[in-house]
Context: one part of a larger RNA
Parts: sequence; C1' cells; structure tokens
RNA sequence: CUGGGCGUAAAGGGAGCGCAGGUGGCUUGGCCAGUCUGAAGUGAAAGCCCGAGGCUCAACCUCGGAAGUGCUUUGGAUACUGCCCGGCUAGAGUACGUGAGAGGAGAGCGGAAUUCAGGGUGUAGCGGUGAAAUGCGUAGAUAUCCUGAGGAACACCGGUGGCGAAAGCGGCUCUCUGGCGCUCUACUGACACUGAGGCUCGAAAGCGUGGGUAUCAAACGGGAUUAGAUACCCCGGUAGUCCACGCUGUAAACGUUGUACACUAGGUGUGGGAGGUAUCGACCCCUUCCGUGCCGAAGCUAACGCAUUAAGUGUACCGCCUGGGGAGUACGGUCGCAAGACUGAAACUC
Repeated sequence: CUGGGCGUAAAGGGAGCGCAGGUGGCUUGGCCAGUCUGAAGUGAAAGCCCGAGGCUCAACCUCGGAAGUGCUUUGGAUACUGCCCGGCUAGAGUACGUGAGAGGAGAGCGGAAUUCAGGGUGUAGCGGUGAAAUGCGUAGAUAUCCUGAGGAACACCGGUGGCGAAAGCGGCUCUCUGGCGCUCUACUGACACUGAGGCUCGAAAGCGUGGGUAUCAAACGGGAUUAGAUACCCCGGUAGUCCACGCUGUAAACGUUGUACACUAGGUGUGGGAGGUAUCGACCCCUUCCGUGCCGAAGCUAACGCAUUAAGUGUACCGCCUGGGGAGUACGGUCGCAAGACUGAAACUC
C1' cells in the first nucleotide's frame, strides 16, 4: 500500500466538545481545474513482442515494425465532481406555546434505624455458632421506657419506569442551571455529518492538605475449624468509607455492538406529548410523534442469535485487528507527589 474483518473467535477508542482534514441537500447561469475526446511533439540505443534475414540448426547476431499505459503543447465536449454569481426549503438551527423527568450545583429541613451517653424499671445472664470459644455482664449487662449527642444512608412509592454524552443520578423544600419531547405557525437559508491531534468530563480504590468518624471494614489482634489454615465462620479493630479543595485517569468504563443519516412485514407491553371519538367528566377506544422492553417476516450470521432501538440494505468519517506464549513485559519518551498511567517491542519458544 492492498485484502478481509471488529456482539460471543484477534479487533469499537470509557464518554463528549471540537481545529485541521475527509465527505456533503434541491436548482438557474457561468468557468472548464478534475473528467472525456481529437491532433502535434517527446517518450535514446540495446532489451521484451511481431515480421524478415545471416552463421549447416539453435543459442547468438543483423534489419524492419509495433509497443512504450507517461509527459508537454494545442483544438473541442460540459453530463458528473470542483470553482464563481444567484435562487429554494425537505437537512440543520432559531422564536412563540406546552409537557415530563432520581439531569447538574448550592443551601436549609425531616423521620425511621444503628451506635454512644445520662436517667428509670429489672436480674443473671447476654452474645455468637454447624457446635463452640474469644468477647460483654453483679463496678448491674442483655431486655424495656424516657431524654440527649453525633455521623451516615434515605424503607414504602419503585416500575426490563424516568433523566443524563458516558461515568452516573432516588427523603422533602427553596435558589441557580443544562438538555429533551410534542403541537401549530413564523424566521434563517445547507449554516450539515464525521473528526487525526487537542481540550473537557470520567465508578471504585488510591494519593496530598485540612476537617469529620455513627455504621461497615482491608491491615492487624484474638477465638474456632484444620494435618496445617498467613482463609472461609466468630469476637474485636485501624486506614478507608463522609465533607472541602487539589491530584490520579483506570474498570467485565459491557449492549463486550463507534457516530450520523436514509431505506426495509408485523404483533404486543410500557413512559412522555399531540389530535380525534366518546362522555356530565375522568377513563376506555382510534390515529400520530418521541423514548423504552418483549416476540417475530424477509434478510444476515460459523452457529448462538440479530431483526425499524439491526448484527438487514446502503452512504460518510473516525478508531481498531492480523496465530499462542514471551507481554501489556523491557527499553525510550510523555504525564504523575507516589502508586502508576499512556505509548509499546525483540530474542526465544510452540
């Protein structure tokens, strides 16, 4: 460079925004760069190919022809691509109206429960396990009632329900704030898609500084079990778990399925909107748009399965794969406080 691929065989970047780049709707006219066509010049000789000839043949040699996909100049064509001047509204966006939502940030508030503390009642056990023991308890525990403190999480509602780009988001109220659906018009007039680098976000654990610490709980101590038991079980328990600010940048970051658009039978459930029918009205029912599930036609698939939320049929752009091990290792580089992250081989071996 090219081919074939990327749900499960190797392979979709964790997610978004976006510069360059690549690609790009309908249409009038112009230009003629790409594109198509004609001509001229050039494309050394030798070689290759075709024809003829010379060595007794051949190899070899000689002569002639063709070819030389290319380049330059020039004449022409204008459908397509491109460029230029315009037009359009089906893509995209904006406004008006309306709707749903654990979307985000901050502040305040609430009840249940655990633990601890004080007080009351009360007495010999409690706790724990397969069974026990460590442990707690006559200095009065466990149980029960009242009061208080403090931290963390929000039962029921709750739902293959909702929202968010992903990570993720769940008590209530207020403030600030992002996105989305739908209806009817109006407006802009291709303003679009993708996106190497780049930038931003990014669970948990971990790190730094300061705070906080109820519960749970790596490490650690003890009790059991066992041949042993650096475990599983039990009693304790520190980092951590929580908050603020700053780092880290990973994951089975998974739908193991990149993003966008178009097209291609249906059936059934559910969330949001609009219209209609109906009614006193809310429902029910019908149509339609958006989301989210299940089942299935064609088609696809190695099979499993996927199937209008495609893994079908196409287009555009990006990322990635190329036998197993060695190895996501070594070395180098960049980043990081560190832990480490990113990039990422080879020898050797099967």
This is a predicted structure of a 350-nucleotide part of an RNA (small-subunit ribosomal RNA, central domain) from a metagenome. The coordinates come from a structure-prediction model, not an experiment, and the mean pLDDT is 88. It matches the Rfam family "Bacterial small subunit ribosomal RNA". The full RNA is in RNAcentral, with records from SILVA.